The RNA shown here (c-di-GMP-I riboswitch aptamer) has 90 nucleotides and comes from an Anaerolineales bacterium. The model forms 95% of the base pairs in the Rfam consensus. Its Rfam family is "c-di-GMP-I riboswitch aptamer". Rfam describes the family as follows. GEMM was predicted in a large-scale screen for bacterial structured RNA regulatory elements. Gene Ontology term of the family: cyclic-di-GMP binding. Model confidence (mean pLDDT): 85 of 100.
[in-house]
Order: sequence, then C1' cells, then structure tokens
RNA sequence: CAUUUGAAAUAGCAAACCCGUUGAAAGACGGGGACGCAAAGCCGUUGGGUCUACCAUCCCCUAUGGGAUCAGGAUUGCCAGGUUGCCGAA
Repeated sequence: CAUUUGAAAUAGCAAACCCGUUGAAAGACGGGGACGCAAAGCCGUUGGGUCUACCAUCCCCUAUGGGAUCAGGAUUGCCAGGUUGCCGAA
C1' cells in the first nucleotide's frame, strides 16, 4: 500500500407507526419516532426480482361499472454489480 475481516472509539443513517403535503396507485417528501444497518452513502441509462396500472388494448356489461394484459412509474432498507467513504484491535 492492497485485499479480506470487524474489536474499541468518534460520528452517521432511520423500519414500523402517527401528522401534514403530493400522486391514479405503488410510493415519495417534511416533522415526530427507532426496528435495525460497517456502507441502511450514491447509481433504477448495469442485470435480475418484487410492487402499482393513469394511459393503451381486449373481454363482460350498459353504467360515472367490472375483469385481464402491459411500465415509460416505484423500490438501492430485495439480491447482485459498479462507485465513493470513517476508525485502525485480532
């Protein structure tokens, strides 16, 4: 110095839930709140998975309706991948 690993210490982030805003929805943002996280920092124009279905198409039905398919929407706290970082015990 690099890789793996993760004791101690200084910090950090923030699940569920509640309130407000926003969205067709999934969800997101802000405040409160901590389940947890060694990357629970970033990338959704790296791949896969999962969620939603406004629009669109088709079917039923006749009504301001119902059903099916579909992401260009969402999720980085789903898994990998990329990338940037704090400390310095074994």